This is a predicted structure of a 1509-nucleotide RNA (small-subunit ribosomal RNA) from an uncultured bacterium. Its mean pLDDT, the model's own confidence on a scale to 100, is 84. The sequence is in RNAcentral, with records from ENA and SILVA.
RNA sequence: AGAGUUUGAUCCUGGCUCAGAACGAACGCUAGCGGCGUGGUUGAGGCAUGCAAGUCGAACGAGAAAGCACCUUCGGGUGCGAGUAAAGUGGCGAAUGGGAGCGGAACGGGUGGACAACCUACCCUUGGGAUGAGGACAACCCCGGGAAACUGGGGCUAAUACUCGAUGAUAUCUACCUUCAUAAGAAGGUAGCUCAAAGGUCGUUUCGGCGGCCGCCCAAGGAGGGGUCUGCUCACCAUUAGUUUGUUGGUGAGGUAACGGCUCACCAAGACGGCGAUGGUUACGGGGCCUGAGAGGGUGUACCCGCUCACUGGGACUGAGACACUGCCCAGACUCCUACGGGAGGCUGCAGUUUCGAAUAGUUCGCAAUGGAGGAAACUCUGACGACGCGACGCCGCGUGGAGGAUGAAGGCUCUUGGGUCGUAAACUCCUUUCGCUUGGGAAGAACUCCUUUGGCUAAAACCAGAGGCUUGACGUUACCAAGUAAAGAAGAUCCGGCUAAAUCCGUGCCAGCAGCCGCGGUAAUACGGAUGGAUCGAGCGUUGUUCGGAAUUACUGGGCAUAAAGGGUGCGUAGGCGGCGAUGUAAGUCAGGCGUGAAAUCUCCGGGCCUAAUCCGGAACGUGCGUUUGAUACUGCAUUGCUUGAGGGCGGGAGAGGAGAGUGGAAUUCCAGGUGUAGCGGUGAAAUGCGUAGAUAUCUGGGAGAACACCAGUGGCGAAGGCGACUCUCUGGACCGCUUCUGACGCUGAGGCACGAAAGCUAGGGGAGCGAACGGGAUUAGAUACCCCGGUAGUCCUAGCCGUAAACGAUGGGCACUACGUGGUGGGUUCUUUCGAGAGCUCGCUGCCGCAGCUAAUGCAUUAAGUGCCCCGCCUGGGGAGUACGGUCGCAAGGCUAAAACUCAAAGGAAUUGACGGGGGCUCACACAAGCGGUGGAGGAUGUGGCUUAAUUCGAAGCAACACGAGAACCUUACCGGGGCUUGACAUGUACGUGGUACCAACCCGAAAGGGAAGGGACCACCUUCGGGUGGAGCGUACACAGGUGUUGCAUGGCUGUCGUCAGCUCGUGUCGUGAGAUGUAGGGUUAAGUCCCGUAACGAGCGCAACCCCUAUCUCUAGUUGCCAUCGGGUAAUGCCGGGCACUUUAGAGAGACUGCCGCGAUCAAGCAGGAGGAAGGUGGGGAUGACGUCAAGUCAUCAUGGCCCUUAUGUCCCGGGCUGCACACGUCCUACAAUGGCUGGUACAGUGAGAAGCAAGACCGUGAGGUGGAGCAAAUCUCCAAAGCCAGUCCCAGUUCGGAUUGAAGGCUGCAAUUCGCCUUCAUGAAGUCGGAAUCGCUAGUAAUCGCAGGUCAGAUAUACUGCGGUGAAUAUGUUCCUGAGCCUUGUACACACCGCCCGUCAAGUCAUGAGAGUCGACAGGGCCUGAAGUCGUUUGUCUAACCUUCGGGGGGACGGCGCCGACGGCCCAGGUUGGUAAUUGGGACUAAGUCGUAACAAGGUAACC
Repeated sequence: AGAGUUUGAUCCUGGCUCAGAACGAACGCUAGCGGCGUGGUUGAGGCAUGCAAGUCGAACGAGAAAGCACCUUCGGGUGCGAGUAAAGUGGCGAAUGGGAGCGGAACGGGUGGACAACCUACCCUUGGGAUGAGGACAACCCCGGGAAACUGGGGCUAAUACUCGAUGAUAUCUACCUUCAUAAGAAGGUAGCUCAAAGGUCGUUUCGGCGGCCGCCCAAGGAGGGGUCUGCUCACCAUUAGUUUGUUGGUGAGGUAACGGCUCACCAAGACGGCGAUGGUUACGGGGCCUGAGAGGGUGUACCCGCUCACUGGGACUGAGACACUGCCCAGACUCCUACGGGAGGCUGCAGUUUCGAAUAGUUCGCAAUGGAGGAAACUCUGACGACGCGACGCCGCGUGGAGGAUGAAGGCUCUUGGGUCGUAAACUCCUUUCGCUUGGGAAGAACUCCUUUGGCUAAAACCAGAGGCUUGACGUUACCAAGUAAAGAAGAUCCGGCUAAAUCCGUGCCAGCAGCCGCGGUAAUACGGAUGGAUCGAGCGUUGUUCGGAAUUACUGGGCAUAAAGGGUGCGUAGGCGGCGAUGUAAGUCAGGCGUGAAAUCUCCGGGCCUAAUCCGGAACGUGCGUUUGAUACUGCAUUGCUUGAGGGCGGGAGAGGAGAGUGGAAUUCCAGGUGUAGCGGUGAAAUGCGUAGAUAUCUGGGAGAACACCAGUGGCGAAGGCGACUCUCUGGACCGCUUCUGACGCUGAGGCACGAAAGCUAGGGGAGCGAACGGGAUUAGAUACCCCGGUAGUCCUAGCCGUAAACGAUGGGCACUACGUGGUGGGUUCUUUCGAGAGCUCGCUGCCGCAGCUAAUGCAUUAAGUGCCCCGCCUGGGGAGUACGGUCGCAAGGCUAAAACUCAAAGGAAUUGACGGGGGCUCACACAAGCGGUGGAGGAUGUGGCUUAAUUCGAAGCAACACGAGAACCUUACCGGGGCUUGACAUGUACGUGGUACCAACCCGAAAGGGAAGGGACCACCUUCGGGUGGAGCGUACACAGGUGUUGCAUGGCUGUCGUCAGCUCGUGUCGUGAGAUGUAGGGUUAAGUCCCGUAACGAGCGCAACCCCUAUCUCUAGUUGCCAUCGGGUAAUGCCGGGCACUUUAGAGAGACUGCCGCGAUCAAGCAGGAGGAAGGUGGGGAUGACGUCAAGUCAUCAUGGCCCUUAUGUCCCGGGCUGCACACGUCCUACAAUGGCUGGUACAGUGAGAAGCAAGACCGUGAGGUGGAGCAAAUCUCCAAAGCCAGUCCCAGUUCGGAUUGAAGGCUGCAAUUCGCCUUCAUGAAGUCGGAAUCGCUAGUAAUCGCAGGUCAGAUAUACUGCGGUGAAUAUGUUCCUGAGCCUUGUACACACCGCCCGUCAAGUCAUGAGAGUCGACAGGGCCUGAAGUCGUUUGUCUAACCUUCGGGGGGACGGCGCCGACGGCCCAGGUUGGUAAUUGGGACUAAGUCGUAACAAGGUAACC
């Protein structure tokens, strides 16, 4: 520091996700030790038990018992125990410490101030004092009540308890004076008034006292603690906008420690609020902690500070302090006891328990240390605290061994079978012993106190300091050290597709599963599960949750708003924010210095102590803040005073659909009346509805009505926007120009607010020609609730009033300033020129286009900014849900404004790029159409396919580009079916063993064959040999490895092939342009069959394609001349190159020539090229072939072959026989033959080329009507053979189901073959079907082509070939052309497509799931208001009852207590009416999501009616 994810790719916007750190955590797997921390985050739920606050006999009175000892009259007594225990009076403490975070949005916290408005026990300092009296009450005793808790009455008694008197100041109050103070007031002085007390103990004593210490009282001060007030600051919601009656203030009184409506009476009517009152929701606050570069964001566990609370609510008492955690009273809930009358209790102290929960520990030890309370002290108390225990909960440290060790062991995994890897890892050898375990030793935490003594102080002690002595450790079997022990006791977790370090095998087969995001899994999964290996951490590792970060994704630092989310529809204007040029003053902001404060801890740095680290200690720094003070005065503010340039006014002008009202006009339309006139009109793609013989349309005349204003008219004008268009008048707003005359900053913006605001719509009243939602009809259509047509109501118009929205758009808020040009339009001014029309220059305002810098993601913007700056307002923060629900508010309604959430997705989006596509455009090709010729589709047959059938009808091929295709099936082929057999196999290789009567031959038996059995016969090779034989090989048999598979996957593949398409395209290097994908080159102008070539050009070159090179063919030349040829010469025949001969010609087959736009003309070009012509056998590629770019179709083929994986192994292998692939209601494709006279038949007759031939072609001859047979010359071929037909010449048929046509069938034959029944071909005779030129539709062909005619070959025993591949014979017609159909190429345009239009995609309905709104209601919760009741208690009051201290005249008084009453007052109310909020509900609304449901086709292309608001 970034990364993944929207796309085919790109840039941008934008969300989602990840990598980091952290935690009071939890869960899963695992676990050796130690140190330091930390541990009920949920239920402020309930609690058994123990402990957590007492202490003081040196304040006071009283005062046991057990036990021991002695005595005893055995009843008891005395002493010790003991002035002890326990209790009481009294004092101090109990308000600290400890816990928790319910409540609380508040002066509660933080920070800084104030108190001249306050209090303060214990402690310290200072000054002074401490006198005289008195009466009680507990304890205790007696008598009662009660189950208990507890309590009533009577009696005795002490005090540092209580009361009264005295004295008394610097205290209180009053009066006056002085000084100070902004004020309230403060300090000091004088005078007067009022208020105190307590002793204990020790020493000493002449017994009166004196002194020490501790206490007591008054006063002042201090320290520390507290109270109150206050500036600033510390959550969210405006879908909470108004709140308030003690409320705000005053006067007076009360109350408090103290100010104050704190409380009360009276008076006034205020107070708070957009700078957010009130209400609601949430929450202890801070130091800090986590994160972050920081600014921030989150958080408030542990430790520290503050606040609040103590079962819930209320209340006071005591006290220095409380409205009091382990005090009191009342009410309530809960629990417990009870004799039912009544009582008791409060773990949010430490442990512990129960419940809850994902989850959080011991009912431990000790006061040894630190600290606290009491005490003179010893000491007592202390669950504060110190320790230990439990939990990997966290941080930190240590260990689980070290060195050597290669036959790289075994084993695992993998493998291309060679190996690789785990791996020096192990074994093995040597070494070490931390930690653990055992044993022994062994610090520090201890200082005090006490006793003795010395010194100082003192009159002496207390006290302080020193010395000596005695004593105190929970932890603790401590830390630490040593010895012993044996490598001995100690490693796992997660991950390995990318992000992200780390891959292989097997299993599984969209299953099981994974997943943080993208996404994996449908038979070869590095993504699931296991294994091996690897990676990362390591006593831990992962997961989950949460926070910050990354996220500049709320943007203060540090974002945006033309098109991505985002400018308010427009103006006026309130608050607010901001504001021109000078001067003076001030010093609030601002800046600088000083001072105070900003607790400690934490963080950072330095140093130090535990071996180190974590942890701990010391110091520094930080604490960015606040306050105060001194100073500075540029800027801002404030005050005063000026200025004119901003703004406004005045005067003079011109422009304009600016607005409102009134009036006027013509054209058109329609209606009415009349005339003329006749059969149609109208309307459309075509029609029909409609109108018209009752006279339409058309035309003429006249009249009426309403609405809108042609031309002018223009990116012209005006207005803030909406908007404004005939003419005239009246009223009226604004802008502009000129003059520089006046005012003197008067300005800009503008939350709320107010006004205006198209169309549609609403209310009321008019009006209504045309147009025209709804509606009716006609068409179209599968349908057509549409588009088109005929009608037509609201409405459109006017008046008055609502509505308040639009793609209200420049999708661009307003203002000011600055920043290149060029060129238009429009309204003014001015200068010059002038032919008087105008032109040129300058200038101000408005309005367009182009374009530089700059900006932008790009497109684009560009002085009219989207540039550069300043000011103000509005708005945005992923898509959907949704501009929706609820609430509020406005509206007559329709609806508007404001405006969420649950849930869901990983995208949604902008701009641009390359393609593809378009019922977009342009240019151009092609038998694409057109022009022609001939076909198919109809018939019969052949053949292939589908379908059906079947035991099987084997399999594949599927639009073009499957269907006479793989591919000539009687057996074989053959893969299918039935049946019968074989099992190392029909075939290959290897190993082991066996084998001479073996291999091999084989009569014979069973059998359909395969196969099974089997008499008999019977070997070969090499070596050794004793010549008997032995060993080995081949062969054979057995066994094992393996063979075999037309089984599967063409979507795992190679190879081959089809197709676009012989279409002209497809790319690269370098350069340039662009952020980039990409572009350029390859666009443009010409030209071509062609990206062919030329011109031009930020491109220059190049490659694969095109073309050419190759083959055939057309002409010629040369060479050669047999098997070919025969002109010339000769010979010969009935005839024939038959023979000699020749190689001229034809021809054969080798080498060459020839054609290249070379020449003339045209072409803007000295171009490419084009058209015609000449020459030429051939002319513009001469004709044909071979040749198929980058790629597309997961195209075809695992059944040609090859091949990975999977599957079968007495069968999915293999052999045999028979059957099937030929089955037939039917459908389709491709062909053949026809339908006839351009023909059929009969007879005669002529002319090819390609090829083939030995298990072959076969001549002549003979037999047969014929197929064919007999026979066989010749020929392995320019030699022999197969070998032509149409044509031509004659004849016949005479238009008919025929002398056309030949299917079908019968009979008889021929041929091949082991075998023609299923199932061959051919011949002859007989038979003689459909068919008379073929609907919609559709195919081929542009010249030696179509058409037509035959021939050959392959396969092959034969053949169902009419097929296929070739060959030659005869031999046309037409093309004006590119509008249309199909396909293709280039350019361009649109796009929401990219699996690319066979694309994408919308809505209803149907099904399932989920969340949510409404809902008759219903059930809660919460906070108040009014009213009723009114506990405890304070306060007030009191005619009742009682009453120790003081007074008394002895009667009483004063004072007090109880009781009564009153105000307030918690709980409660089955009282009232509402509010807020939650749950639930028949039903209902829409929403979201969900491989393959229904209906249509709305949108994206001109999306087929442009789309949208």